[in-house]
Context: one part of a larger RNA
RNA sequence: UUGGGCGUAAAGCGCGCGUAGGCGGCCAACCAAGUUGGAUGUGAAAGCCCUCGGCUCAACCGGGGAAGUGCAUCCAAAACUGGUCGGCUAGAGUUCCAGAGGGGCUCAGAGAAUUCCCGGUGUAGAGGUGAAAUUCGUAGAUAUCGGGAGGAAUACCAGUGGCGAAGGCGCUGGGCUGGCUGGACACUGACGCUGAGGUGCGAAAGCGUGGGGAGCAAACAGGAUUAGAUACCCUGGUAGUCCACGCUGUAAACGAUGAGUGCUAGGCGGUGGGGGAGAUUAACCCUUUCGUCAUCGUAGCUAACGCGUUAAGCACUCCGCCUGGGGAGUACGGUCGCAAGACUAAAACUC
Numbered sequence: 001u002u003g004g005g006c007g008u009a010a011a012g013c014g015c016g017c018g019u020a021g022g023c024g025g026c027c028a029a030c031c032a033a034g035u036u037g038g039a040u041g042u043g044a045a046a047g048c049c050c051u052c053g054g055c056u057c058a059a060c061c062g063g064g065g066a067a068g069u070g071c072a073u074c075c076a077a078a079a080c081u082g083g084u085c086g087g088c089u090a091g092a093g094u095u096c097c098a099g100a101g102g103g104g105c106u107c108a109g110a111g112a113a114u115u116c117c118c119g120g121u122g123u124a125g126a127g128g129u130g131a132a133a134u135u136c137g138u139a140g141a142u143a144u145c146g147g148g149a150g151g152a153a154u155a156c157c158a159g160u161g162g163c164g165a166a167g168g169c170g171c172u173g174g175g176c177u178g179g180c181u182g183g184a185c186a187c188u189g190a191c192g193c194u195g196a197g198g199u200g201c202g203a204a205a206g207c208g209u210g211g212g213g214a215g216c217a218a219a220c221a222g223g224a225u226u227a228g229a230u231a232c233c234c235u236g237g238u239a240g241u242c243c244a245c246g247c248u249g250u251a252a253a254c255g256a257u258g259a260g261u262g263c264u265a266g267g268c269g270g271u272g273g274g275g276g277a278g279a280u281u282a283a284c285c286c287u288u289u290c291g292u293c294a295u296c297g298u299a300g301c302u303a304a305c306g307c308g309u310u311a312a313g314c315a316c317u318c319c320g321c322c323u324g325g326g327g328a329g330u331a332c333g334g335u336c337g338c339a340a341g342a343c344u345a346a347a348a349c350u351c
Stems, first nucleotide, its partner, number of pairs: 003323004007305002012319001014201004021194003025088003029084003033081002035077008049065006091191001092188003096183004103177007110154001115149007125136002162169002206247006215241002220236004258318006266296002269293008300307002324351003333344004
């Protein structure tokens, strides 16, 4: 619960695609479903309201009238909504020409570093810490040189820089592929927006099967520290981290800010295009315009903080969500999952 809200107080689904539904540009004609006006019928009695009357008054009762938001039929109107038909191009889309990019998938390759193995040189330490010890080392370690193996990640460039709907994406080259921006005519002619259900994508951790395993490292072991030390520090170290296929479906999945459209001062930068002028065509400088990412700020908004043309301003459309704290995102039931668990989601009681 016909209300007010959702950046931080409770509250925006993690993000797309999209069904139903809701909403929807400009012009003309017609229709008359919604809408508006009128008429007729109906809207039982009682009751409510008005008036008159009867019980000595009142309650109560009786007569008359009004009202009865409604429904049906008929007539009328045509602004708006809707419908039909015709037209338009400002929304949306298509073609063409340019352009930027760690967007995605896949194949191949490269160098640096760590570790391990082999060989050479070489000798007593190395490692580690606040200090140490566990640990490694005369069976030759650490250091250094040469060779080899293997896995993972790509220093510098690198940037409040770029791309992506979000999660996210960073060595080089090839192949396949999605989206975006700018410019110019041309074309289609409202084809649009949102989106309950639904469906797809979705970090890390985790799970299944099979590989792989250098480094790192939950668990675990040992050494320290300490009153204790199931920690912080150190030495080791297994899952895991990597790959393929399948599952899980969560997060401070954050801008803690749903999507779309229009309107409302500017300043200063980054980044990607286009136009103009100077110069020589280019770099560069000036100017203008479109897109995008930051920052400051006017009006306005806000409880304040702050937001401020990328709004948290002014409006409209559609969806989601909130309604005191705890109990509890729990129990039960259901759906999904191999499991872990996820989704949906109370109450008693208590303050």
Source information:
A computed fold for a 351-nucleotide part of an RNA from an uncultured prokaryote, annotated as small-subunit ribosomal RNA, central domain. Rfam family: Bacterial small subunit ribosomal RNA. Rfam links the family to the GO terms structural constituent of ribosome and ribosome.